[in-house]
Context: one part of a larger RNA
Parts: sequence; structure tokens; C1' cells
RNA sequence: UGCGCACGGUGGAUGCCUGGGCACGAACCGGCGAGGAAGGACGUGGCAAGCUGCGAAAAGCUUCGGGGAGCUGCAAGCAAGCGUCGAUCCGGAGAUGUCCGAAUGGGGAAACCCGGCGGGGGUGAUACCCCGUCAUCCUGAAAGGGAAGCCAACCCGGGGAACUGAAACAUCUAAGUACCCGGAGGAAGAGAAAUCAAACGAGAUUCUCCUAGUAGCGGCGAGCGAACGGGGAAGAGCCCAAACCGUGGGGGGUUGAACCCCUGCGGGGUUGAGGGACCUCGAGGGAGGCGAACGAAAGCGUAGCGGAACGCGCCUGGAACGGCGGACCGGAGGGGGUGAGAGUCCCGUAUGCGAAACGCGAGUAGGGAGCUGUCGAGGCACCCGAGUAGGCCGGGGCACGAGAAAUCCCGGUCGAAUCUGGGGGGACCAUCCUCCAAGGCUAAAUACGAGUUCGUGACCGAUAGCGAAGAGUACCGUGAGGGAAAGGUGAAAAGAACGCCUGACGGCGAGUGAAAGAGACCCUGAAACCGUGUGCAU
Repeated sequence: UGCGCACGGUGGAUGCCUGGGCACGAACCGGCGAGGAAGGACGUGGCAAGCUGCGAAAAGCUUCGGGGAGCUGCAAGCAAGCGUCGAUCCGGAGAUGUCCGAAUGGGGAAACCCGGCGGGGGUGAUACCCCGUCAUCCUGAAAGGGAAGCCAACCCGGGGAACUGAAACAUCUAAGUACCCGGAGGAAGAGAAAUCAAACGAGAUUCUCCUAGUAGCGGCGAGCGAACGGGGAAGAGCCCAAACCGUGGGGGGUUGAACCCCUGCGGGGUUGAGGGACCUCGAGGGAGGCGAACGAAAGCGUAGCGGAACGCGCCUGGAACGGCGGACCGGAGGGGGUGAGAGUCCCGUAUGCGAAACGCGAGUAGGGAGCUGUCGAGGCACCCGAGUAGGCCGGGGCACGAGAAAUCCCGGUCGAAUCUGGGGGGACCAUCCUCCAAGGCUAAAUACGAGUUCGUGACCGAUAGCGAAGAGUACCGUGAGGGAAAGGUGAAAAGAACGCCUGACGGCGAGUGAAAGAGACCCUGAAACCGUGUGCAU
């Protein structure tokens, strides 16, 4: 020195554990903000560095409820106190709430600097201190009101890639995706047929299952990909413009008017087997419609309360929740804890009950001020959404890539008709069928989860699971930004009085404990690696 064995050290794998995480389901809730948010800075405790809470009234103040013996957060200790005259604690409402931040008196390198005006304190007078107020835009005569900024995803709109796929690549695809911008709501959007259908009929929209990977589209490549119809969820329908009537203003015209044009207000009216206006006739006398003020309750939620049944015997053990034997409850044998594995020990669970206040329910149900006024027949031919529909050129969207390409939208350029009218039925024409565009509103079924409350797991168990078992910390970077590691004594600190070696660390006794080879670098404690002893080899 090597190999082997034994015993140690080091190390932190493995096993077990979990205050953490992940995914899904259900329900609630769906906003906060100039009354100053979200997020911060700085303060705040008797001793106070961090976290948490709070804000100069500063781990707190008031009040209303709950609760019932202890309490002064994590967090021990010392000190000083509080509490059955009800504290701490839990919940509702309120008060206070420095400075920065939309930040808004002006400035600014955020948490700082400097002002005006009014009032108060202070001083002999300044200084200094306190309170209020002073940004911009919109609206309004003013008083006043509104906006701004933040927020997880969902939603609508305006813009809009590339990698990639096509085994290259250009049309195409990826994809109207990612991303950027604007806007809104608890949902958004859509929505009451100029829709479909097919010779029968349906009857707003939305979501879903099927139709169907069908019909189609497609360098007919890669790929893209409907609808009709049917089953279900939900269910709701309305208001204007116009004709016409009344009334006001302006202009033209006129000697003055009539009349014409423009326009405001009120009434009227809203349809497709056309409807309405106007005129006439008949029936009928309140059916119906619209609808302001005001505006619930149940229930649910935000604290809680009651809640069955073995202190059974013996055995093992440090400990019984284990084993054996015997009982009991069960609308409760979900779960967690307790010195091992507990229906009957504790917290709970099933079940029953509970709110002064606040939230949801809900500006809902209700309520009805007020307004309006029904039906039919005939006549008349006034109205029925215009730079619109539509044509052409160029684009976009439709499953549909210009195609035979309808339908929808946009830019350009032309440019109708009013019921003897107009659109559609996938070029186009006829017949037929069907529906009334060019104004608007509309719950529910649907989407999502930042937040809250439950529940579930052939989800993870500390190199896993979120990056994080409290971290967006330490640390890195000028910055945008990047971004860790790190869990476990024991049932209970009973955390080792006292003695010994030592400068200390550390150790040996003693003691505690079931165990100290559980001693705080603390459960288990593998391997690499390092030793001590020994056998063999050299």
C1' cells in the first nucleotide's frame, strides 16, 4: 500500500411523516377608486431586529351582537397590568387613518421641496405650528354632478405575426392563434325574420348532443370543414321614424293673407294570409296597453348554540387507541386529536336551532300617480327608414382559395322603387313559395375565477408538489429582468442540577426519558469518502 473482516467517523440516500402544493367538482360573489384605490414608504410595543396588526386616537378607539374565564399576536423571558361591573377572542357597523401613489395647489430624482387664499394658535413683531381650500377635462346659468387609476380569467371591437406543416417552397397552413391597442359587464355578444324550408311546413337569440369528419372547399397537396333537419337547456317580447292631427319658431311669397320650404314639441302609429293614416257606416262603452314616485319578505351568507353511547375487566407495554372477554349508541361507523390502531376520551359528525347590524335576495315581487283607448265592413290611394338597395372596379368575411359563386361587410364610382312596391330561395330567367332591409331595446339557458366556503383524488410528499412547506426573500443585473437553498429531538423539555478533563469547542460521569447509539449539527441514517484494530498479500 492493496484485498477481506470487525468497529467507528463523515455524509444525508432511503423509509415513515406533513403546517405546503396540484387538479377537479359544487355553491357564493363578481368589483375597488377624488369620501383618495391597488400597491408602497415611514412610523407604531415597557424592553422590539424581523413578520403580523395598526396609523400620530398607531399589536389599537367607539358601538351593536356572539361568547364565558382567562388575557396582554408569532414569542419564550422579565417588568407592569387587565378580567364574572364580562376582559382577551369572534362577527356587523362606525371613528381615526402620517407621507407617496390616478396623485389632483406648484415643482420633483415616488414617499421630498416650495407656495397662494381664509381661519386658528404662538410672538413685542417675524419665525414656526394646526385646520380648510386651490390640478385637468366633460356637463351645468350656478349650486352641483361625472371622468381619471387599479383588477385573475371570461367578452366585444380596432390592428395582427412568425416558427411550424406541406417531409424543399411561393398559393395554402400555423391563425384571425400569439401579441399590441380601445371598451364594457357580472357576464359580454347575439336577438323577435327583407330567416329557413320545399310544394309539407317551421316561427327571435344563445348553449348543447346528433346530423358529420358527411356535403363541400383544397398547389383537389398538406389540410380546412358546414348547413338543413332532429333531441335537449332556457324561454319574451317590445319601442321609435313616416303618413295624419295639434301647436311653436325661422325663411320665401303677399299690401295683408292663403300657400310653399326648413325646423322644435305633443298626439298618432309600428304591420306581411300586408299594416297604418284619412273618410263613411255598424257594433261596443271600459277589455287591453304604456307606466313615474315609493318599494318588501321568505331564504341564504357574515359570529354562534344544543348534540347519543364504556372513565368496563384482564393481558402486553413507558403510554392502550392494541389483544382477549363483556356492554352500549347510531338520522352520528365523515374527519382530526389524544403517550400505538378510539363509533361510545376531546374537537367534531348526522340532525335540530340561531342575528341587534350588514351583504345577497332586489330596485325584484309589489305598487300604481299619470297617460292611452276596442272591434268589424267599405271607400280613398297619403305613408311604410336613400346617396340606401342594387350595378361595376378593388378588397374582406362566409367551411367555400374567383370559382358556375349566390349571400354578408368595406373603399371607389354610378345609382332605384313605395304594395300594380321591394328582398330571398347558391350564376341567370320564368313560374311558384316565402319574407318586408336600409332605426332602436330586450332577461334566461352560455363563458370565466382574482376573492369566499365546502368537497373529492388509482395527485405530489421536501432534487417531488407552485419559483416559494411562507420567498418573489437572500443573491445577481445600470436596467428591463433573473432568481435560489433551506422541513422532522421527544408523548411531554422532563432541553441534562451537580462533579471531572479542557482556553474554548468537545467529551466523560451523574440525572431525565421507553429509548440519549432521540442531546438540540437532534427520527431513520444507505453509498462514495476518511480512520482504528486485525487476517492475508507485497
Molecule: large-subunit ribosomal RNA, domain I
Organism: Gemmatimonadota bacterium